[in-house]
Context: one part of a larger RNA
Formats: sequence, C1' cells, structure tokens
RNA sequence: CUGGGCGUAAAGCGCGCGUAGGCGGACUAUUAAGUCAGGGGUGAAAUCCCGGGGCUCAACCCCGGAACUGCCUUUGAUACUGGUAGUCUAGAGUUCGAGAGAGGUGAGUGGAAUUCCGAGUGUAGAGGUGAAAUUCGUAGAUAUUCGGAGGAACACCAGUGGCGAAGGCGGCUCACUGGCUCGAUACUGACGCUGAGGUGCGAAAGCGUGGGGAGCAAACAGGAUUAGAUACCCUGGUAGUCCACGCCGUAAACGAUGAAUGCCAGACGUCGGGCAGCAUGCUGUUCGGUGUCACACCUAACGGAUUAAGCAUUCCGCCUGGGGAGUACGGCCGCAAGGUUAAAACUC
Repeated sequence: CUGGGCGUAAAGCGCGCGUAGGCGGACUAUUAAGUCAGGGGUGAAAUCCCGGGGCUCAACCCCGGAACUGCCUUUGAUACUGGUAGUCUAGAGUUCGAGAGAGGUGAGUGGAAUUCCGAGUGUAGAGGUGAAAUUCGUAGAUAUUCGGAGGAACACCAGUGGCGAAGGCGGCUCACUGGCUCGAUACUGACGCUGAGGUGCGAAAGCGUGGGGAGCAAACAGGAUUAGAUACCCUGGUAGUCCACGCCGUAAACGAUGAAUGCCAGACGUCGGGCAGCAUGCUGUUCGGUGUCACACCUAACGGAUUAAGCAUUCCGCCUGGGGAGUACGGCCGCAAGGUUAAAACUC
C1' cells in the first nucleotide's frame, strides 16, 4: 500500500465560508485520451519457474522452454469515464405573494427585588447555625412607612416550544439587518456536493487600557467543626462578574454521532404554513421543523431505527496496546497565561 474501523471499547476538526483537488443530473452527435481486442518491435545475460542432463548424491554447473506481469508502435471496437458541440428541467438558484421566530447590532425605556443614603414610628435586641461564635445594635440596630441613589438580572407567560452554522439567544419599544418555511407559477439552465491549505466566528475563565461596581464572590481575614481542617458551615471581603475597545482560541465546544444526496413498515404528540370538507372547530391530506414508541434491518451488548447507529454513493477529518505524553525539543501564534503542531529513550 492493500485492509479494518470512529454513539459508549482508540478514533468526527467546536462551527461556518471557501481555494486547489476529488466527485457529479437527463438526451443527442462527434472524438477516441482512459478502457477493451488483434498485430509488430523491444523487454541483454545471469536469477526465479518448468522439463531434461553432468559431477557417486546434494549444493553447484550445463541445455532447452516458459516467463520477464513493462514500454513503444500500429489496426480496430465505442458500452462506460473523459474531451468537444448542441439540447433539456427532475438538482441548484432567481422572481412574485404570504408567514413564524429569545437570530444579530445599536439606541431608548419599565416594574419587582437586593444594597446603601435621608426622614418618621419604635425599643433591645438582631444575624447566623446541627449548636454556637466571629458580626451588627442604646452614637438607636432588626422590624415598619415614605423619599432618594446606583448597579445587575429580567418572576409569571415558559412548553423534550421557537430561532441560530456552532458558541449561543428570554422584560418592553424603535431603527438597521441575516437566515428560514409555505404557496405560485414566470425565468436561468447543472450554475452542484465536499473541501487539504487559507480565512472568519467561537461559552466560561484569563490578559491589556479606560470606565463602572448593587448583589454574588476565587484569593484573603476572622469564627466554628476537628486529632488536625490550609475544607465542607458561618461573618466579612478583593480581583472578577457589568460596559467600551483590543487580545486569548480553549471546554464533557456532547447527539461524546462530519457534511451532502437517494432509497427503506407504521403509530402517537407538538411547532410553522398550504389545500379540501363540513358539524366552525374538528376531520382528512400535503410540505418543513421538533419529540416519543416501534417493524424490517443494524449492533459485542446497551441501544439505534425516515432527525439511523439501516441500505448505498461522493468528499473531508481521525484511530492503530497501556504508561511515558497531549509531555520534551524545534517551528508557528500570544503582552502573558499559554495554545497549536508533536516525538523518543525507558517500562508493562
């Protein structure tokens, strides 16, 4: 290389866009590059293989044959692949008319709650716990009423509901904006799929600069518990959490399941459309999403099962015993933290 695999045993890049490349719908004509058939030339000898022979045998040697799976050339074949030319509409896209949505960005705005501040009422406790203590309070706390400030998050609605490629997205309003679904036929005419490199997005934590800081809270301090308690519990509390801009580029980034297309019994929910029927809120049907159960089939089993882990095709990524190790060295990236690429000795 051939091969076998990747839900849970090792193995799907976190997710898009997309270059090269690989692969690619229907029909007709042509070409004859791939492909197939025949002929010719060449494919040194030795070796290998087969049949003989010679050394007493064998190794070894000699003769003959086959083979040398290849290359070149020539004559044909034309189903398939490719090239060229033309045509088509079932893939893909455009147009028109509707529709749903926490999709994104920016600006504005609302109420509840916590905390703090001011004022009133009011008096000795309040907090907290398994029990306590640290803590707060006669300089008037806790409780309660009114007013104010400020930051963050949006109860109910809320739903294996919706949207987004993924990360993710939830008060309300406005502006800008991306995608999707359904219906209609009008148009383009294979314009498609995948995608090494590349490029963009990418939770949380972390980093830089400048703001902000209510609550929560690494670190830290104290009180408890305990043999000890660098913890679990309690009282405090700083980074951080929030905003703007710029980095970082990782997660159990999970459906632990790459993308695309076609095919293969059903049943029951639910979301968004269309059509038909009537009893006007139901039934039937048809697209697109999202779930549960279950047949064929698959699976080591668990389980999966039209949203496949079934049956096939195309393209990419990845795996090859455990540890050493996702480490060292080197490269690239980063302000750093570190990330990425990625071994070996040794050992079982």
Molecule: small-subunit ribosomal RNA, central domain
Organism: Rhodovulum iodosum